[in-house]
Molecule: Bacterial RNase P class A
Organism: Loktanella sp. Alg231-35
RNA sequence: GCGGAUGGCUGGAUGGCUGCGGCAGCGAUGUCGAGGAAAGUCCGGACUCCACAAAGCACGGUGCCGGGUAACACCCGGCGGGGGUAACCCCAGGGAAAGCGCCACAGAGAACAGACGACCACGCAUGCGUGGUCACGGUGAAACGGUGGGGUAAGAGCCCACCGCGCAAGCGGCAACGCAAGCGGCACGGCAAGCCCCACCGGGAGCAAUGCCAAAUAGGGACCUCGCGUCGCAAGACGGGGAUGCUUGAACCCCAGACGGUCCGGGUUGGCAGCUAGAGGGCGUCUGGUAACAGGCGGCCCAGAUGAAUGGUCAUCUCGGGUGAAUUGCCUUUGGCAAAUCACCUAAGACAGAAUCCGGCUUAUAGGCCAUCCGCGCAA
Numbered sequence: 001g002c003g004g005a006u007g008g009c010u011g012g013a014u015g016g017c018u019g020c021g022g023c024a025g026c027g028a029u030g031u032c033g034a035g036g037a038a039a040g041u042c043c044g045g046a047c048u049c050c051a052c053a054a055a056g057c058a059c060g061g062u063g064c065c066g067g068g069u070a071a072c073a074c075c076c077g078g079c080g081g082g083g084g085u086a087a088c089c090c091c092a093g094g095g096a097a098a099g100c101g102c103c104a105c106a107g108a109g110a111a112c113a114g115a116c117g118a119c120c121a122c123g124c125a126u127g128c129g130u131g132g133u134c135a136c137g138g139u140g141a142a143a144c145g146g147u148g149g150g151g152u153a154a155g156a157g158c159c160c161a162c163c164g165c166g167c168a169a170g171c172g173g174c175a176a177c178g179c180a181a182g183c184g185g186c187a188c189g190g191c192a193a194g195c196c197c198c199a200c201c202g203g204g205a206g207c208a209a210u211g212c213c214a215a216a217u218a219g220g221g222a223c224c225u226c227g228c229g230u231c232g233c234a235a236g237a238c239g240g241g242g243a244u245g246c247u248u249g250a251a252c253c254c255c256a257g258a259c260g261g262u263c264c265g266g267g268u269u270g271g272c273a274g275c276u277a278g279a280g281g282g283c284g285u286c287u288g289g290u291a292a293c294a295g296g297c298g299g300c301c302c303a304g305a306u307g308a309a310u311g312g313u314c315a316u317c318u319c320g321g322g323u324g325a326a327u328u329g330c331c332u333u334u335g336g337c338a339a340a341u342c343a344c345c346u347a348a349g350a351c352a353g354a355a356u357c358c359g360g361c362u363u364a365u366a367g368g369c370c371a372u373c374c375g376c377g378c379a380a
Stems, first nucleotide, its partner, number of pairs: 001376010012317007020033005035351001039362002042360005047206004052249001054248004059202005064078005079093001080091004094197002099195002101191003116137002118133007145163006164186001165184003170179003210273004220264005229238003239255004280301002283298006319349001320346006327339005
């Protein structure tokens, strides 16, 4: 200098005039007021209600090990596998010997398979038959271990060495796993992001949850299902029915009933709360930890709208962009690249707007800046 990888910050500043909303105030006035993703609604919760969220089932989710966290499918660190020269990146990462299922076409044959081309032996005689073989070639995404040697008529783990695979023990590690040695010619591939098996987790619905006040109407009507019983003076017991998956248990409500299901019709579309100070956030520093993160100390900060506020305008400055001029350096020297200077013009320009809140993930993002690492080239 060029190319690449990872992480982070920012995505205008100042002033005047003016328009909104919250809070405080008698008032003047003061003060605060959209994001890194506010998006997606994909996860996890806080909170509210049903009904105790108790046990089981169904259904759904996660899936290597350890740690973090309120929790998680998230984050951190490792292990194994894959990609890359590397820095780094990716993995829907438990089980194929519990069972079932699939591997199209091509091919001889696709999981206890298989003889096509070809090789070898014999016979007949120049292309047939019988037998042996699957090492070589072909088909295919994939062909029942790989390389080398021996052996054979030709071949084959048939035998041997190494690699791969399996086995029990040893050593290291919390563990996933790894290591060296030994034994064994060695079980018949792949797919579970096919059903399934195993381990762990999960009740459901959601701020349009829910609660209060005011007002109004028709305490409306029809049909269906189950039940409408027993004992007892009574209380109550048994029985029956009833809620946001089902069953059971406990508790509660009802029993000349719908508190269930279907349909028709009427009133209310108002106000207040929930509503924003927290599992808070930023900054500085200390301790522990490889890290995620946890703890201590100090000080600073905080939108709550409700058809939906946080805006408009003017001026100056700056980042960025464009044109022209000449200078310097380098190179592949009609030219190109880089650096800084001057003049003029333009001038905030990407993705994008809170709606119960928080922790994540995913997606979109013009431009500018910072740090670390890898590779190549050159110079000292």